Record summary
Predicted 3D model of a 175-nucleotide RNA (Lysine riboswitch aptamer) from Psychrilyobacter sp. S5. The source organism's lineage runs through Bacteria, Fusobacteriota, Fusobacteriia, Fusobacteriaceae and Psychrilyobacter. RNAcentral holds the sequence, with entries from Rfam. Model confidence (mean pLDDT): 76 of 100.

RNA sequence: AAUGUUGAUAGAGGUUGCAUUGAAUAUCAGUAGUUUAGUGGAGAUGGUUGGUCUGUGAAACUGGAUGAAAGGAUUUUUUGCCGAAGGGUAUUUUUUAACAGAAAAAUACUACUGGGGGUAUAAUGAAUAAUUAUAUCACUGUCAUUGAAUUUUUCAAUGGAGCGCUAUCUGAAGG
Numbered sequence: 001a002a003u004g005u006u007g008a009u010a011g012a013g014g015u016u017g018c019a020u021u022g023a024a025u026a027u028c029a030g031u032a033g034u035u036u037a038g039u040g041g042a043g044a045u046g047g048u049u050g051g052u053c054u055g056u057g058a059a060a061c062u063g064g065a066u067g068a069a070a071g072g073a074u075u076u077u078u079u080g081c082c083g084a085a086g087g088g089u090a091u092u093u094u095u096u097a098a099c100a101g102a103a104a105a106a107u108a109c110u111a112c113u114g115g116g117g118g119u120a121u122a123a124u125g126a127a128u129a130a131u132u133a134u135a136u137c138a139c140u141g142u143c144a145u146u147g148a149a150u151u152u153u154u155c156a157a158u159g160g161a162g163c164g165c166u167a168u169c170u171g172a173a174g175g
Stems, first nucleotide, its partner, number of pairs: 007169005014082001017081003022076004033066007043053003047099003085113002087110009114140002117137008142160008
């Protein structure tokens, strides 16, 4: 001096990148609930136990009056970012009279997923919306290989994964 195997820093993918905060709007729904009149005649209370209500009339049905909310969605806004984040497993906490189940939050681990989308199935859900998981399809960004050309860039085909890619700086070993 070169190589570039260690580490650090800064970036790119997309104007539908990821998550998050607030506001408005529609849907939920003329539903649940409450009340009243009638029919009805012993159950109702999401699973189990206990408890509570109920012949001073339960469930269910019909008519009248009144009448929500949560979750999710769209638009907009705030903040943090590019394993952003999501999923999976385990533990803890909350939702309760207790247990189970389900949901939400937190922590730890993770050999799963580059990104968004379409389609199919399943679960959740009021929903044909949306979310999650699996499979599949093309698109897109990146790298590798091969080929061609108007040649150091572009195009095409195939394939890989973010523990990746690009840029800069830097360490060890070897020569």